[in-house]
């Protein structure tokens, strides 16, 4: 150059056109203990890389850009 994959909380990761985008795991504050750890409860959490487009509705489908990555050459 060409084409395939991936980007969603802090971090690992779900959500395959549906309604308020979750789950764990972290921090926060509380209980618990003598003090910690572990357990228990509560809170904390998102421009779903960025724009523009179909859709009544998009994290999901198109299209262009930006980033890891990987095949071929």
């Nucleotide at each position: 150059g060409u084409c395939c994959u991936c980007g969603u909380a802090g971090u690992u990761c779900a959500a395959u056109g549906g309604a308020u985008a979750g789950a764990a795991c972290g921090u926060u504050a509380g209980g618990u203990u003598c003090c910690g750890a572990a357990c228990c409860u509560a809170a904390u959490g998102g421009u779903u890389g960025g724009a523009g487009g179909u859709u009544c509705g998009a994290u999901u489908c198109c299209u262009c850009u930006c980033g890891a990555g990987g095949a071929c050459g």